[in-house]
Context: one part of a larger RNA
RNA sequence: CGUUGGAAAUUUGAGGGAUUCAUUUCUUAGUACGAGAGGACCGGAAAUGACGAACCUCUGGUGUUCCGGUUAUUGUGUCAACAGUAGCGCCGGGUAGCUAAGUUCGGACUGGAUAAGCGCUGAAAGCAUCUAAGCGCCAAGCCAUUCCCAAGAUAAGAUUUCCAUGGAGGGCAACCUCCUGAAGAGUCCUGGCAGACCACCAGGUUGAUAGGUCGGAUGUGUAAGUGCAGUAAUGCAUUAAGCUAACCGAUACUAAUGACUCGAAA
Numbered sequence: 001c002g003u004u005g006g007a008a009a010u011u012u013g014a015g016g017g018a019u020u021c022a023u024u025u026c027u028u029a030g031u032a033c034g035a036g037a038g039g040a041c042c043g044g045a046a047a048u049g050a051c052g053a054a055c056c057u058c059u060g061g062u063g064u065u066c067c068g069g070u071u072a073u074u075g076u077g078u079c080a081a082c083a084g085u086a087g088c089g090c091c092g093g094g095u096a097g098c099u100a101a102g103u104u105c106g107g108a109c110u111g112g113a114u115a116a117g118c119g120c121u122g123a124a125a126g127c128a129u130c131u132a133a134g135c136g137c138c139a140a141g142c143c144a145u146u147c148c149c150a151a152g153a154u155a156a157g158a159u160u161u162c163c164a165u166g167g168a169g170g171g172c173a174a175c176c177u178c179c180u181g182a183a184g185a186g187u188c189c190u191g192g193c194a195g196a197c198c199a200c201c202a203g204g205u206u207g208a209u210a211g212g213u214c215g216g217a218u219g220u221g222u223a224a225g226u227g228c229a230g231u232a233a234u235g236c237a238u239u240a241a242g243c244u245a246a247c248c249g250a251u252a253c254u255a256a257u258g259a260c261u262c263g264a265a266a
Stems, first nucleotide, its partner, number of pairs: 001152001005163007015149004021049007033038001051106005059100004066093005071086006110144003117137004166179005184262004188204005209255003212251005219243002225238005
């Protein structure tokens, strides 16, 4: 821009894409078959591998915004306690998120038309012949069935709901100019499990969108100060203490202000 008034939501599916796997064990059955050795078709059940998708409850990894230990050195006047630097100084753990080696799921079943092939009936050609007329069976393949995208499918689809079809002036009319500015959308702002940007999604005071605060969870592992014991290093008590990111919930304290733009007269 189009889809022939404008808009919101829900959809149909022309068409396109994805998938399409393999093995082992048990049973049928030591049966059929076979002198024996050996050893099935068909059917049923259970696992596994590779591949793919989703996810983070579990097992782990990462986690330079969390906690602790510790070395050297500098600083806060000193002690103590802290802070800076040393590739997070080094080391031990670890929330959220992301993730695989972790977890769950998937290839199913069935139908239709067929290939090679196997047949029925059957003439041309008194026989024969699956074929010439007619009819049937049959594959991991084809078309559906399963999952995903999908009306720019310009043949532009469908359903439901919302808004408008006013005013003034000019003109014979077609139409032109001005006013009003609906439903709805956007700008702008707070953000996200969405994201390169855009987009998408959640919100914007009739509000829990983000931050803060409060409570909880989780992690770390018994803070500082004080007291006691010891010459001291240190230990014990207060104390499962103190601190705690991205997690969960609550709460308008802070910030989402006021407003503006587009959008109609067929």